RNA sequence: AGAUCAUCCAGAGCGGCCGAGGGGCCGGGCCCGACGACGUCGCGGCAACCAGCUCUAGCGAGCCAGGUGCCAAUGCCCGGAACGAUGAGGA
Numbered sequence: 001a002g003a004u005c006a007u008c009c010a011g012a013g014c015g016g017c018c019g020a021g022g023g024g025c026c027g028g029g030c031c032c033g034a035c036g037a038c039g040u041c042g043c044g045g046c047a048a049c050c051a052g053c054u055c056u057a058g059c060g061a062g063c064c065a066g067g068u069g070c071c072a073a074u075g076c077c078c079g080g081a082a083c084g085a086u087g088a089g090g091a
């Protein structure tokens, strides 16, 4: 980085602000939304990719929660495409 690897049917919500669409795009559905969605901020929480610690010959297992991530619905569902997201790693 238009490269590589792993994962994407589990899990986890309250409040303040904002104010009309939102769930990525196309087609088809379905759903959320003025009883305030989406977004954002605060707090809270979930998980365990990496780091750390312990055990192991190793694969790997366990603990923890420092760096990320996430908290309607399987990435909402089906079909499509130069799909996308997160982490690791690299530059």
Stems, first nucleotide, its partner, number of pairs: 004088005013043005021032003025080005044071003049067002052063004075083001